RNA sequence: ACCCGCAUAGUUCAGCGGAAGAAUGCUCCUCUGAUAAGGGAGAGGUCCCUGGUUCAACUCCAGGUGCGGGUA
Numbered sequence: 001a002c003c004c005g006c007a008u009a010g011u012u013c014a015g016c017g018g019a020a021g022a023a024u025g026c027u028c029c030u031c032u033g034a035u036a037a038g039g040g041a042g043a044g045g046u047c048c049c050u051g052g053u054u055c056a057a058c059u060c061c062a063g064g065u066g067c068g069g070g071u072a
Base pairs, nucleotide, nucleotide: 001071002070003069004068005067006066007065010024011023012022013021018055026042027041028040029039030038048064049063050062051061052060
């Protein structure tokens, strides 16, 4: 320099056009003599950024940024 992949909750990831979920962590309640485990409820997300397409974009397209891999 060129090519490919990834970027979503604190963390690890799903979701790939009709508008965001799980696990784990956190808070509260329950359970226990007490703690852990179990059960219930809740908070937490400008879906990396900027444009474009569309009635509608986390999702498609273009560019950018960051990280990882490959070729020379």